[in-house]
């Protein structure tokens, strides 16, 4: 330099074929316990990397940019 893939909650990841975002862990509070831990209940969570475009409607499709992983030279 070129090519492929990835970027969604604090972390790890879902989200079908475009119909509008959820789980686990975690935070906080509570129950239980002498206390810690475990377990259970509740709660907290997002400009879906950024900027545009297409569409009635975009995490999803298109373009550019940024970052990361791998490969080729």
């Nucleotide at each position: 330099a070129c090519g492929a893939c990835c970027u969604u909650a604090g972390c790890u990841c879902a989200a079908c074929u475009g119909g509008a975002a959820g789980a686990g862990c975690g935070u906080a509070g509570g129950a239980u316990u002498u206390g810690u831990g475990u377990u259970c209940c509740u709660u907290u969570g997002g400009u879906u990397g950024c900027u545009g475009g297409u569409u009635c409607a975009a995490a999803u499709c298109c373009a550019g940019c940024a970052g990361g992983u791998c490969g080729u030279g």

A computed fold for a 73-nucleotide RNA from Thalictrum thalictroides, annotated as transfer RNA. RNAcentral holds the sequence, with entries from ENA. Its Rfam family is "tRNA". Rfam links the family to the GO term triplet codon-amino acid adaptor activity.